[in-house]
RNA sequence: AAAAAUGUUUUCUAGGGUUCCGCGGUUUAUUUUAUCCGGUCAGGUCCGAGAGAAAACACACAGUAACACUGUGGACACGGAGGGAUAAAAGCCCGGGAGAU
Numbered sequence: 001a002a003a004a005a006u007g008u009u010u011u012c013u014a015g016g017g018u019u020c021c022g023c024g025g026u027u028u029a030u031u032u033u034a035u036c037c038g039g040u041c042a043g044g045u046c047c048g049a050g051a052g053a054a055a056a057c058a059c060a061c062a063g064u065a066a067c068a069c070u071g072u073g074g075a076c077a078c079g080g081a082g083g084g085a086u087a088a089a090a091g092c093c094c095g096g097g098a099g100a101u
Stems, first nucleotide, its partner, number of pairs: 007057006015047002020044002022041001023038003027034001059073005076096001078099001082094003
């Protein structure tokens, strides 16, 4: 100075907002209906991590008569601004990107 790789999915968590529900307020209705506002509202639904967790599958290696089964392995990971989706936001996506070391 230059280059490559670091699997997929599911469930969950940190985190995130406000479509829907609930809650609070307003107006209306008057016995339970509807409008609007509020996330500065610690809830349910919802979104959700490359650098958080777990599991399954796949992969590599080893054992074994065996396509099955069993065991082992996957290290490290600082990071904007800006843009994008959805109702909206985000540790989501662009992105293990730019850059830094």